Context: one part of a larger RNA
RNA sequence: AUCUCUCUAAGGAACUCGGCAAAAUAGCCCCGUACGUUAGCUAGAAGGGGCGCCCAUUAUUGGGUCGCAGUGAAAUGGGUCAACCGACUGUUUAGCAAAAACACAGCUCUCUGCGAAGUCGCAAGACAACGAAUAGGGAGUGACACGUGACCAAUGCGGAAAGGUGAACAGCUUGGGUGUAAGCUCAGGCUCUAAGCCCCCGUGAAUGUCGGCCGUGAUUAUAACGGUCUUAAGGUAGUGAAAUUCCUUGUCGGGUAAGUUCCGACCCGUACGAAUCGUGUAACGAGUUGACCGCUGUCUCGGAGAGAGGCUCA
Numbered sequence: 001a002u003c004u005c006u007c008u009a010a011g012g013a014a015c016u017c018g019g020c021a022a023a024a025u026a027g028c029c030c031c032g033u034a035c036g037u038u039a040g041c042u043a044g045a046a047g048g049g050g051c052g053c054c055c056a057u058u059a060u061u062g063g064g065u066c067g068c069a070g071u072g073a074a075a076u077g078g079g080u081c082a083a084c085c086g087a088c089u090g091u092u093u094a095g096c097a098a099a100a101a102c103a104c105a106g107c108u109c110u111c112u113g114c115g116a117a118g119u120c121g122c123a124a125g126a127c128a129a130c131g132a133a134u135a136g137g138g139a140g141u142g143a144c145a146c147g148u149g150a151c152c153a154a155u156g157c158g159g160a161a162a163g164g165u166g167a168a169c170a171g172c173u174u175g176g177g178u179g180u181a182a183g184c185u186c187a188g189g190c191u192c193u194a195a196g197c198c199c200c201c202g203u204g205a206a207u208g209u210c211g212g213c214c215g216u217g218a219u220u221a222u223a224a225c226g227g228u229c230u231u232a233a234g235g236u237a238g239u240g241a242a243a244u245u246c247c248u249u250g251u252c253g254g255g256u257a258a259g260u261u262c263c264g265a266c267c268c269g270u271a272c273g274a275a276u277c278g279u280g281u282a283a284c285g286a287g288u289u290g291a292c293c294g295c296u297g298u299c300u301c302g303g304a305g306a307g308a309g310g311c312u313c314a
Stems, first nucleotide, its partner, number of pairs: 002308007010300002014298001019295001027051005036041001038143001052065005066070001078293007085285002090102002106141007118127003144280004149210003154207002156203004163198003170191009211229005238272001239269001250266005
């Protein structure tokens, strides 16, 4: 020097990507407890006080007494303020990922009338189901609250007794080869004609999509407004430098002495946006991010000590 521990003056996160690790908190009783809220919670919120033994006593007081110390050892919550995501409990990559991923209750669409749809099987048959549309299958979304805009041109799906196209068979017919012939065979034309497709209509909680240029107000700036091209329709409400913002450490405000992170705004959204849901949201989270209190050898910056190991022998 290494490993596992103990202590450490003064300071107390100055360490570091980051308080990682460690320290701190801790039990029981009493007092007390904010914002918010779906009224259940939040909450052990936070923050305070008491605690041994002996005697008496009305099981709740009084008196006494010892120690540095009375949850005397061990075991035994650190807390607070905000933001994002996911409602929640749950599930997951046995062996680098536990999560914001999956699931979920709820919501919506769609199929299915029962020998159901769907699934397995060559079939018999079986499940669905000893069920019957308040049932069963599939798809999406994902508690709750408020909402869920425009477009049916493309693709898909559904409908549709017209019309067009449309194979074989069938009917009619023309010609070639061969044969004495009956016939066999080859090529063609017309008629008829199923599904499908074309055509038509509908359908978005179906796959999806949701513009450009120019000008304009009595300072300037901007443009409520106008013109024009164009589309199936040109992004509504809400939200927004965001888990989405390139320029960008955008600008302003807050927090710090100092803040590429964080919070609140602004909107010029490279490239948000409404069940591939939009925006909020109490509670919850070994989730992510920022700040503060307490606490500390993380650090200033080291130091001291114990054990293990190292060494020798067995």